[in-house]
């Protein structure tokens, strides 16, 4: 420098181009409970790294950048 993989909620993982982006964990509220804890219901939290582009529709395709890991190669 090249190439492959990966960026999604405060973590952590899902989602075949198809209409509202799903689950667990945290974390508020309740119910149990002397009180926590565990457990039970129920809520909140995502403009899916950043721009831009195709296409009725894009987390998924192209293009560009930007972070992070691996590989490989130049140069001392």
């Nucleotide at each position: 420098g090249c190439g492959c993989c990966g960026g999604u909620a405060g973590c952590c993982u899902a989602a075949u181009g198809g209409a509202u982006a799903a689950g667990g964990c945290u974390c508020c509220u309740g119910a149990c409970u002397u009180c926590g804890g565990a457990u039970c219901a129920g809520g909140c939290g995502a403009u899916u790294g950043g721009g831009g582009g195709u296409u009725c529709g894009a987390g998924u395709c192209c293009c560009u950048u930007c972070c992070g890991g691996c590989g490989c190669g130049c140069c001392a």